A computed fold for a 75-nucleotide RNA from a Brevinematales bacterium, annotated as transfer RNA. Rfam family: tRNA. By type it is a transfer RNA. Gene Ontology term of the family: triplet codon-amino acid adaptor activity. Lineage of the source: Bacteria > Pseudomonadati > Spirochaetota > Spirochaetia > Brevinematales. The coordinates come from a structure-prediction model, not an experiment, and the mean pLDDT is 80. The sequence was found in a public genome assembly.
[in-house]
RNA sequence: GCCCCUAUCGUCUAGUGGUUAGGACACAGGGUUUUCAUCCCUGCAGCGGGGGUUCGAUUCCCCCUAGGGGUACCA
Numbered sequence: 001g002c003c004c005c006u007a008u009c010g011u012c013u014a015g016u017g018g019u020u021a022g023g024a025c026a027c028a029g030g031g032u033u034u035u036c037a038u039c040c041c042u043g044c045a046g047c048g049g050g051g052g053u054u055c056g057a058u059u060c061c062c063c064c065u066a067g068g069g070g071u072a073c074c075a
Base pairs, nucleotide, nucleotide: 001071002070003069004068005067006066007065010025011024012023013022018055027043028042029041030040031039048064049063050062051061052060
């Protein structure tokens, strides 16, 4: 240099061209408990960036960024 893969709440993870983007943990508030822990309820917060296609893109295409893997050259 070229090719391939990955990128979703603070963390892990599911998912689809039309969902209110789901779950677990964490965190915050409340309840239960003599206290702590457990348990229950509620809240919180997310599709890496820019274009394109489309009535509609987190999802499909291109470029970029970051990470990972493979490969070639180095007289």